[in-house]
RNA sequence: GGUAUAGCGUAGUUGGUUAACGCGUCAGAUUGUGGUUCUGAAGAUCGUCGGUUCGAAUCCGACUAC
Numbered sequence: 001g002g003u004a005u006a007g008c009g010u011a012g013u014u015g016g017u018u019a020a021c022g023c024g025u026c027a028g029a030u031u032g033u034g035g036u037u038c039u040g041a042a043g044a045u046c047g048u049c050g051g052u053u054c055g056a057a058u059c060c061g062a063c064u065a066c
Base pairs, nucleotide, nucleotide: 002066003065004064007023008022009021010020016054025041026040027039028038029037047063048062049061050060051059
């Protein structure tokens, strides 16, 4: 100096109202069963603790891990 965001891999930056996508998981449909395909659902207090702000994943500081 860089990185840290669902189980895994990523997106989202010159702050804005419901944090998104792929794979995976679960349920259902399809199938003789499984797989494929389709539909739906759950799952992240955005590394931790503070600060600034009406409002922070996003800006600032310290710390932790790699």
A computed fold for a 66-nucleotide RNA from a chicken gut metagenome, annotated as transfer RNA. The prediction has a mean pLDDT of 80. Its Rfam family is "tRNA". Gene Ontology term of the family: triplet codon-amino acid adaptor activity. It is annotated as a transfer RNA. Rfam describes the family as follows. Transfer RNA (tRNA) molecules are approximately 80 nucleotides in length.